[in-house]
C1' cells in the first nucleotide's frame, strides 16, 4: 500500500467481497510449564445454608464463674460511638444526571487540627432485676424497687443568636465585612489513675475534608412528533428549608418555550479512558478510578452531623416460608453457593500476617473490604519439547516418462547438554517496631542427582493468497468469504503423499474500527452513470464594493488558574528477561481569566460612486388582456344543370346514390383555424405566443447627461404562475376525434387500414398542478484565443453617382474552433474552462415513487415518503464483431430469359419407421440418404441361434518337462469346428564310435502376456466435408487514442481478384489472388515399329508385299499471346472499348492447387493413440440364419407414357481403356443365353469389339396400341463346394401402372445442356450405381426491382452461445416476507371521577400526663384520640399510541426445462418514450 467481481474486450461509475487490528467472548480439534491479569455481557429471575458491622466494663446498676479475699475474667440490659463508610448492580434516567469551567454577598458540617472561654447547684424517672399473668410462635401486660457520660429545671456566660441605636470599610441590584452601646435568649458530665496527669463534656472562632444549591458550554436517533404550556411565566405577601427558588400557598398580571427543533416517541447510566485510524474521525464505556442512580415492587417518614437508609422502621402489592388458623417471619444487584435462563462465565477455600476501616485509653475485638490460594489456554508475556555429527541418500509411504524422484540428515547410529518437569538437601524478602507476630508456604530462590528420558498440534494449498500431485466420486456426495467448483482424467468435493502458514495453540462464528475518498471538515459529486427544484416573486438566514476614524466580539501573541489518580509517550529503576510494576518528565490538543496587538472579519460613526436603482430621449417585437373585423377552405341547407355511379384501399368491403348522389353553378347558415410572408427569425421567467384594427398594459435594448448613495446577490419555509389530458356549472359544436359500431386483415386482431361516430377539442367562470415541464445543463458576478452567419440599437471613420457597402461598438440568437476541462461522447466568452456567494439534489439494482401516516384535491389523484425480502450486479461512454422486414456500391445459373428434368406411374438402390432371435455399425438441413460399400449366396460379417477352445486364431520373453515326443494316413462320434483311437513317425546347427551330447525350432505344463469392429471423434493425431477458388486474413516499425482499439486494409477509379493506379500518417512485409505445374488447341525439330501410304513397283485388292517416313499419328524437346501495334474513352495513370494481324486476344478451354478461421462438423468400424471396460469371454473357431424382412414415408436413379416414335431389314462413323489362375479369333452346335474348339496375344502387332443415336427402305396410324414393359408361369444357360431363403442371363408365354404428372423443386451459359452408346475399377458370379471416353449437338441472358448466398463502406442495437439472439406481461404451481381487514389480545400513556394505607404538616384534644410554677385548687407541657390537606396501590369511564394475532384479500419477490401471445431492443416490422 491494495486486490477480486458487471464486458467478447475497454475506460469510467457503482455496489458487494477479501487481506489488518481488537475482544469480559463462545464453539471445534489439540494441549508441557511458569508469571501477571481476567472470568453471568442473558433473568434488576427466584433463592437452601454459612459468613459479610460491630465495639466500648476506663459511662451505669446488676448477674455469673474462679478465688478465703484482694482481685481477675465473662455476660444480657441502660448509655456512647459506628452502622449514611466499605462491598454490589446498571433497573431507571436525555436530566444540571455526567464532563468541564464558574458562582454561593443564598448554605450546613459528627469525628479531626489550631487557638479562646467554661464545667456551679439540684430534681424526677426508667430498662435490666424481682413477683404475678397472657401466649403455638413473635412477643406482651400488671405491680415493686434501682444507676448513669440517659432525662429535666435553676444559676452564670463570651466575640453565639435576635431586636434597637451608632461608627468605619467594601461591592455585584437585592447587599457583604469589621466594630461600639442597650435589652432579650441559650451551656455542661463525668470516668481512669496513689499522684502527676490523661480521656471526655459545654459555648464560640478559624481551618481541613465532606455535603448542598445555581449558572455557561459540551456529548444519541427520530419532523412519517410542529406546535407545547394553568403552578404554566412573572409579580406582591406569606409558609417551608441548612439555604436561594412556584419548592408550597393566597392574591394580581398574561405571560413562557419553539425550525438555532419546543412538545412527543425510541434508545441509553455519564466520564477519565478503551479499540480502530496516518490524521481528522468512527465505535465503545468489561476490569481499574471519579460521579450518579438503585437495593423484591410502590409510597412514607423517623433517628441522626450526615439517610428518606442494601444486611433500620411503617404501610400497600406480588411471591416464599412457619402456624395450634388466632397470627407471624423474609428480601444475596455483599462473599461463596443452588436452581433457572443461556453459546457462555469460577471455590459453600485460607487468613486478618500486610494495607485500610469501625469501636476502645489500651490490650484487643470485628472486617467475604483486603491479602492469598483454588478452577478456566479467557487474554498478555516468557520458556521448553533437545544440541552437534551422521549417505548404503536404508526400510516404509507417495509419485513415476519405470530411468528415477520425493519424504530426507529426516530416522537408525555416534557423541554431548540438562531449561521445564521428577527426586533429595537448604531456604527467604514481604515485619513497620527493641521483643513477639506470615494466610501465602517449606512457596520463590539456591545446590545436588538420574535421565533424551515425560512434553505438538491446528488450519490451509483454484484466483484474491504463501503452498501440487495421485486415487475415489461423476451437477451425485459435497465445497463456498467473493468470483465460483462437481455432468468420467476435479491442483476447488473426499482420502492419501507432499507442501505452506502459525505454534501450546490453531481454526470457525459473532461484534467494532480499518481498507470505504462508499456521507467526502481534512476529502466526493449532479449534460448522458444516482443527482438542478417546471418557472418566478420574496421572508428568515447566509454572503457582500471603495476610503477614513473608533471599538475589540471573532482572530493572533504572552502570563495566571484548572485540566484528579491511573491510562498514553519519553527517560530511568525493580522482579534472571518480558508481560507486570515503581519513580521522574512530557502530554492531556479543553475551559476560565488577565495583559497586549488592531492587518483581516464583525460592530459603531463619517464619506465615495464603479454594484444596484431612478429620471430623460429613442427603438424592435406572434409579450399579456379586452373589444371589433376580414377573406380562403370545410361541412350543412335551398335552388339550377345533369346521370350512374361516388367514395375508399395494398386489394377490397362497410358507407353514400335513380326518393337523383358524386360533378358543376348560384344563394344562405355555422363554427374553428389563420396558407403565402415565415426565417436554427422575434418576444416572454417558464408554460407558451402567429390574419387585420383599436384600447389598456408588463418587460427588454440603445444613447445621453443628471440624481439616490451599497439601497446588493441568493433564497429554507411562504405566495403566485404553470402545456396537454382530466373535473364542476353554463354555453357552443364546422372540421377532427378517445370510447363505441361496422367493414377488412389475421391462426386470433378487443390493433395497425377503411366507413361512421360520442365525450373532448372552442367560449365564460372555478378546480387540478402534473410532463422526456429538456439545453435532460439552478441563480448572480468576475476572468480566459479567435473565425463566420443572423435579429435589434448607436455614434464615428472610410468607399460609392445612388441604392447602400466596409470597418468599429452594445445587447440578443446560431454554427465552427484554440487553450483548458471531461470516463468518453463532447463543452468551449450563451462553458461542461478558471474562481467567488447562496439555494436545491444524489449515495448499488429490484421491492417503489409502492405501503402506512400527514397535508392538498369534488374526484382522478398529487405531495412528503419507508421497511421486510431479494440480487452481484444494475447503469454510462466508447471499441471490435454479428445482426436488421436500415442505407449505398458490387458479384454468383441467385433471379430473370431459355432447354431438359424431379414431384404423379412401374421398377432399382439408399434411408426413416415398423418388424424380428438378429434384421451389425456409422453418416442426419444445405454439407445424411446409388453415402462408408470400386460390388452381403458361404466367406466378407462386425449381428442372431446353437456347438466347441482357453497362453488361446496371432507376437515376444522366462521357468520346468517329455523319446515312440510332436505330428499323423486310415477308422469312430459329429453339421462342422472339435474330440477320440492310432499304423507310421520326425527337422536344423555343432558334436560323438553311436539318436552320443549340447543348442535351436516344434510340443506339453506353468508364468508374464496376447486378443477385443467393446466405450469415449465432447480426451486426441492424421485425414476429410463446408462456408468457398469467396477475396479476404494478418504482422513489424511508426503515428493516433487513458484504454479496448484504430491507422495501414478507408477514399477516387479499375479488376475475376486487397488486381492495378492515384490520393492519404503511414512505410514496408507475410499467408491468400495471379503466375510457375499437367492437359487440350497451332507450328517446328527429333523418332519411324506394331503406326502411316503422297510418289514408284508388285498384288490374291487386305498398306497385303517391296519401298518410303512426306502426311496422320506416337512420344520427347522447343516456339507461340505480351493490351506488343492502331483509333477512341480515361485529368494523367491503372484500365476499358473497337480494330489489324493471328491457330489462339485481353484469364484461349479444362484440371491440379483451398489463406486466417467457422461448424466441440465427420471419422476410436481404415490405421495410429490417452483413459475406462471384458479376460474359460465383450477373445477365438465352426454350422445355420440375418444384414435381402414390409402397412408405410422420404431421397437418388432407370424405363416409360409414344409417330422428332415403335418394329423389321440394310448400311456408316469413335475415343479411351482392359487382357496369362487372363482376353479369347476363325470354324461347328444351339432360336438364344451358351457350349465345343483352339489360332493369336505378356499386346500402337492378337483379342475384348458388333459402337449407338445417325442414314436408306419397309411397316404401324393415335389405339392403353406393333406404345409401355412391371408381374407371373414354364423350359433352359453360366459362375460357384453350394443359387431355397438370396445371383445374373436366355427362350416362349403373361402384358400391370402409366395418356406429360398438384403444391413445390433441381441442373445447365458452348462443344455446354440435351440425346446416344463404349470402356474400366470392384469382381468366381452379380451394375439401372460410380469413374472415365467419345459421337450427335441446341436455345437464351432485356436486365439486377425481387428470392438465395457472398464481398466492401456506412448506420442503429438493450445482441456477444452473437436474430435459431435478446426479452415483456397475464395465467397455472411451490415457497418467502409485507400491506389491508370484521375483530380479538397485550404494553405504555392522557383526561375525568371514585377511593384513600402508612406518614409529615395543620386544627382539635372533654381522655391521659413523673420532673417546671403553685401552700392548695390548678396551671404549663407532652401524649393518645378525633378532623383536615396532600398522597401509593386499587377501581370506573373514555381517549391516544405501540406491538401481537386474524377468516379473507392485495400486490411484491424468488423458483433448469409449464400455458398464451410478441410489447421492447434493427425503421423490432404501426419509430420509441413522457404526462393524462
Nucleotide at each position: 500500500a491494495g486486490a477480486g467481481u458487471u464486458u467478447g474486450a475497454u475506460c469510467a461509475u457503482g455496489g458487494c467481497u477479501c487481506a489488518g487490528g481488537a475482544c469480559g467472548a463462545a464453539c471445534g480439534c489439540u494441549g508441557g510449564c511458569g508469571g501477571c491479569g481476567u472470568g453471568c455481557c442473558u433473568a434488576a429471575c427466584a433463592c437452601a445454608u454459612g459468613c459479610a458491622a460491630g465495639u466500648c466494663g476506663a459511662a451505669c446498676g446488676g448477674g455469673g464463674u474462679a478465688g478465703c479475699a484482694a482481685u481477675a475474667c465473662c455476660c444480657a440490659g441502660u448509655g456512647g460511638c459506628g452502622a449514611a463508610c466499605g462491598g454490589g448492580u446498571g433497573c431507571g434516567u436525555a436530566a444540571c444526571a455526567c464532563g468541564u469551567g464558574a458562582a454561593g454577598a443564598a448554605u450546613u458540617u459528627g469525628u479531626c487540627c489550631a487557638a479562646c472561654g467554661g464545667c456551679g447547684g439540684g430534681g424526677g424517672a426508667u430498662a435490666g432485676c424481682c413477683g404475678g399473668c397472657c401466649c403455638a410462635a413473635c412477643g406482651g401486660c400488671c405491680g415493686g424497687g434501682u444507676a448513669a457520660u440517659a432525662c429535666c429545671g435553676c444559676g452564670u456566660a463570651c466575640g453565639a443568636u435576635c431586636u434597637c441605636c451608632g461608627g468605619g470599610g467594601g461591592g455585584c441590584a437585592u447587599c457583604c465585612c469589621c466594630u461600639g452601646g442597650a435589652g432579650a435568649u441559650g451551656a455542661a458530665a463525668g470516668c481512669c489513675g496513689c499522684a502527676a496527669g490523661g480521656c471526655g463534656c459545654c459555648g464560640a472562632u478559624g481551618g481541613a475534608g465532606a455535603a448542598c444549591u445555581u449558572c455557561g458550554c459540551g456529548g444519541c436517533c427520530u419532523a412519517u412528533c410542529a406546535g407545547c404550556u394553568a403552578g404554566u411565566u412573572g409579580g406582591c405577601g406569606g409558609g417551608g428549608u441548612a439555604a436561594u427558588g412556584g419548592c408550597c400557598c393566597a392574591c394580581c398580571a398574561a405571560g413562557g418555550c419553539g425550525a438555532c427543533g419546543a412538545c412527543g416517541g425510541g434508545u441509553a447510566g455519564c466520564u477519565g479512558g478503551u479499540c480502530c485510524g496516518a490524521g481528522a474521525g468512527g465505535a465503545u464505556g468489561a476490569c481499574c478510578a471519579g460521579c450518579c442512580a438503585c437495593a423484591u415492587u410502590g409510597g412514607g417518614a423517623c433517628u441522626g452531623a450526615g439517610a428518606c437508609a442494601c444486611g433500620g422502621c411503617c404501610c400497600a402489592g406480588a411471591c416464599u416460608c412457619c402456624u395450634a388458623c388466632g397470627g407471624g417471619a423474609g428480601g444475596c444487584a455483599g462473599c461463596a453457593g443452588u436452581g433457572g435462563g443461556g453459546a457462555a462465565u469460577a471455590u459453600u477455600g485460607c487468613g486478618c500476617a500486610a494495607u485500610g476501616g469501625g469501636c476502645g485509653a489500651a490490650a484487643g475485638c470485628c472486617u467475604g473490604a483486603c491479602g492469598c490460594a483454588g478452577c478456566g489456554a479467557c487474554g498478555c508475556c516468557g520458556c521448553g519439547u533437545g544440541u552437534g555429527g551422521g549417505a548404503u541418500g536404508a526400510c516404509g509411504g507417495c509419485c513415476u516418462u519405470c530411468g528415477g524422484g520425493u519424504u530426507g540428515u529426516a530416522a537408525a547410529c555416534c557423541a554431548c547438554u540438562g531449561u521445564c518437569g521428577c527426586g533429595a538437601g537448604g531456604g527467604a524478602c514481604g515485619a513497620a517496631g527493641a521483643u513477639c507476630u506470615g494466610a501465602c508456604g517449606g512457596u520463590a530462590c539456591c545446590u545436588c542427582g538420574a535421565a533424551a528420558g515425560g512434553a505438538a498440534g491446528c488450519a490451509c494449498c483454484g484466483g484474491c493468497u504463501a503452498a501440487c500431485u495421485c486415487u475415489g466420486u461423476g451437477c451425485c456426495a459435497g465445497c463456498a468469504g467473493c468470483c465460483g467448483c462437481g455432468g468420467u482424467a476435479a491442483u476447488a468435493c473426499a482420502g492419501a503423499g507432499g507442501g505452506u502458514g502459525c505454534g501450546a495453540g490453531c481454526g470457525u462464528u459473532g461484534u467494532c474500527c480499518g481498507g470505504a475518498a462508499u456521507c467526502a471538515c481534512u476529502g466526493g459529486g449532479c449534460g448522458u452513470a444516482a443527482a438542478g427544484g417546471g418557472c418566478g416573486c420574496g421572508u428568515a438566514g447566509g454572503u457582500g464594493g471603495c476610503c477614513u476614524g473608533g471599538u475589540a466580539a471573532g482572530u493572533a501573541g504572552g502570563g495566571g488558574g484548572u485540566g484528579a489518580a491511573a491510562u498514553c509517550u519519553c527517560g530511568a529503576g525493580g522482579c534472571u528477561c518480558a508481560a507486570c510494576u515503581u519513580c521522574g518528565a512530557g502530554g492531556c490538543u479543553g475551559c476560565c481569566u488577565c495583559c497586549u496587538a488592531a492587518a483581516c472579519u464583525g460592530u459603531c460613526a463619517g464619506g465615495c460612486u464603479u454594484g444596484a436603482g431612478c429620471a430623460g430621449a429613442g427603438u424592435a417585437g406572434a409579450g399579456g388582456c379586452a373589444g371589433g373585423u376580414g377573406g380562403a377552405a370545410u361541412u350543412c341547407c335551398c335552388g339550377g344543370u345533369g346521370u350512374a355511379g361516388c367514395g375508399g384501399u395494398g386489394g377490397a368491403a362497410u358507407g353514400c346514390g335513380u326518393a337523383g348522389a358524386g360533378a358543376u353553378c348560384g344563394g344562405g347558415a355555422a363554427g374553428a383555424a389563420c396558407a403565402u410572408c415565415g426565417g436554427u427569425g422575434g418576444c416572454g421567467a417558464a408554460g407558451g405566443c402567429g390574419g387585420c384594427c383599436u384600447g389598456c398594459u408588463g418587460g427588454g435594448c440603445u444613447c445621453u447627461u443628471g440624481c439616490u448613495g451599497a439601497c446588493a446577490c441568493u433564497g429554507a419555509g411562504g405566495c403566485g404562475c404553470g402545456a396537454c389530458a382530466g373535473c364542476g356549472u353554463g354555453g357552443g359544436g364546422a372540421g377532427c376525434a378517445a370510447a363505441c359500431a361496422g367493414g377488412a386483415u389475421u391462426a386470433g386482431a378487443u390493433a395497425c387500414c377503411c366507413u361512421g361516430g360520442u365525450a373532448g377539442u372552442c367560449c365564460a367562470c372555478g378546480c387540478c398542478g402534473u410532463a422526456a415541464a429538456c439545453g435532460a445543463u439552478g441563480a448572480c458576478g468576475a476572468c480566459u484565443a479567435g473565425g463566420u452567419g443572423u435579429g435589434g440599437g448607436g455614434g464615428u471613420g472610410g468607399g460609392u453617382u445612388a441604392g447602400u457597402c466596409c470597418a468599429u461598438u452594445c445587447c440578443g440568437u446560431g454554427c465552427c474552433g484554440c487553450a483548458g476541462c471531461u470516463a468518453a461522447c463532447g463543452c468551449a466568452u450563451u462553458a461542461a474552462g478558471u474562481c467567488g456567494u447562496c439555494c436545491g439534489c444524489c449515495u448499488g439494482g429490484g421491492g417503489a415513487g409502492u405501503a402506512c401516516g400527514g397535508c392538498c384535491g369534488c374526484a382522478a389523484g398529487g405531495u412528503u415518503g419507508a421497511a421486510a425480502c431479494u440480487c452481484a450486479a444494475a447503469g454510462g461512454a466508447a471499441u471490435u464483431g454479428a445482426c436488421g422486414g436500415g442505407g449505398g456500391c458490387c458479384c454468383g445459373c441467385a433471379c430473370a430469359a431459355g432447354c431438359g428434368g424431379u414431384g404423379g406411374a412401374g421398377c432399382a438402390u439408399g434411408u426413416g419407421g415398423u418388424u424380428c432371435a438378429a434384421u451389425u455399425c456409422g453418416a442426419u438441413g444445405c454439407a445424411g440418404a446409388g453415402c462408408g460399400a470400386a460390388g452381403a449366396a458361404c466367406c466378407u460379417u462386425a449381428c442372431c441361434u446353437g456347438g466347441g477352445c482357453u497362453u488361446g486364431a496371432c507376437a515376444u520373453g522366462c521357468u520346468g518337462g517329455a523319446a515312440g515326443u510332436a505330428g499323423a494316413a486310415a477308422c469312430c462320434c459329429g453339421a462342422a469346428a472339435g474330440g477320440g483311437c492310432a499304423a507310421c513317425g520326425a527337422c536344423c546347427u555343432g558334436u560323438u564310435a553311436a539318436g552320443u551330447c549340447a543348442g535351436g525350432a516344434g510340443c506339453c505344463a506353468g508364468c508374464a502376456c496376447a486378443g477385443g469392429u467393446g466405450g469415449u471423434g465432447c480426451a486426441u493425431g492424421g485425414c476429410u466435408g463446408u462456408c468457398g477458388u469467396c477475396a479476404g486474413c494478418u504482422c513489424g516499425u511508426g503515428c493516433c487514442g487513458u484504454g479496448a482499439g484504430g491507422u495501414g486494409u478507408u477514399g477516387g477509379g479499375u479488376u475475376a481478384a486487397g488486381u492495378c493506379c492515384c490520393g492519404c500518417a503511414a512505410c514496408g512485409a507475410g499467408c491468400g489472388c495471379a503466375a510457375c505445374c499437367c492437359u487440350c488447341a497451332c507450328c517446328c525439330u527429333a523418332u519411324g515399329u506394331u503406326g502411316c501410304c503422297a510418289a514408284c513397283g508388285g498384288u490374291u485388292c487386305g498398306g497385303c508385299c517391296g519401298g518410303g517416313c512426306a502426311c496422320u499419328c506416337u512420344u520427347a524437346g522447343g516456339g507461340a499471346a505480351c493490351u506488343g501495334c492502331c483509333g477512341g474513352c480515361g485529368a494523367a495513370g491503372a484500365g476499358c472499348u473497337g480494330g489489324a494481324g493471328g491457330a489462339a486476344g485481353g484469364g484461349g478451354g479444362g484440371g491440379a492447387u483451398g489463406a486466417c478461421g467457422u461448424c466441440a462438423a465427420g471419422u476410436c468400424c481404415g490405421u495410429a493413440u490417452g483413459c475406462c471396460c471384458c479376460u474359460u469371454a465383450u477373445g477365438u473357431c465352426c454350422a445355420g440364419g440375418g444384414c435381402u424382412a414390409c402397412a408405410c414415408a422420404c431421397a437418388u436413379g432407370c424405363u416409360a407414357c409414344a409417330a422428332u416414335g415403335g418394329u423389321c431389314g440394310g448400311u456408316a462413323c469413335a475415343g479411351a481403356g482392359g487382357g496369362u489362375u487372363g482376353c479369347c479369333a476363325a470354324c461347328c452346335c444351339g432360336c438364344a443365353a451358351g457350349g465345343g474348339g483352339g489360332a493369336g496375344c505378356c499386346a500402337a502387332u492378337c483379342c475384348c469389339a458388333g459402337a449407338a443415336a445417325g442414314c436408306c427402305g419397309a411397316u404401324c396410324u393415335c389405339a392403353g396400341u406393333u406404345c409401355g414393359g412391371a408381374u407371373u408361369g414354364u423350359a433352359g444357360g453360366c459362375u460357384g463346394c453350394a443359387a431355397c431363403u438370396c445371383g445374373c442371363c436366355u427362350a416362349c408365354a403373361u402384358g400391370a401402372a402409366g395418356u406429360a404428372g398438384g403444391a413445390a423443386u433441381c441442373g445447365c451459359u458452348a462443344g455446354u445442356a440435351a440425346g446416344c452408346g463404349c470402356a474400366g475399377a470392384u469382381c468366381a458370379g452379380c451394375a439401372g450405381g460410380c469413374u472415365g471416353c467419345g459421337c450427335u449437338g441446341a436455345a437464351u441472358a432485356c436486365g439486377u426491382u425481387c428470392c438465395c448466398g457472398g464481398g466492401c463502406c456506412u448506420u442503429g442495437u438493450a445482441c456477444a452461445c452473437a436474430c435459431c439472439g435478446c426479452c415483456c406481461g397475464u395465467c397455472a404451481c411451490a415457497c418467502c416476507a409485507c400491506g389491508a381487514a370484521a375483530g380479538c389480545c397485550a404494553g405504555c400513556u392522557g383526561u375525568a371521577c371514585c377511593a384513600g394505607a402508612a406518614g409529615u404538616c395543620g386544627c382539635u384534644g372533654a381522655g391521659c400526663u413523673a420532673a417546671c410554677c403553685g401552700c392548695a385548687a390548678g396551671g404549663a407541657u407532652g401524649c393518645a384520640g378525633g378532623c383536615g390537606c396532600c398522597c401509593a396501590a386499587g377501581g370506573u369511564a373514555u381517549g391516544g399510541u405501540u406491538g401481537g394475532u386474524g377468516a379473507u384479500u392485495g400486490g411484491g419477490g424468488u423458483g433448469a426445462a409449464g400455458u398464451c401471445g410478441u410489447a421492447a431492443c434493427a425503421a423490432g416490422g404501426u419509430a420509441a418514450c413522457c404526462g393524462u
The RNA shown here (small-subunit ribosomal RNA) has 1476 nucleotides and comes from an uncultured bacterium.
Its Rfam family is "Bacterial small subunit ribosomal RNA". Gene Ontology terms of the family: ribosome and structural constituent of ribosome.
The RNAcentral record of the sequence draws on ENA and SILVA.
Its mean pLDDT, the model's own confidence on a scale to 100, is 87.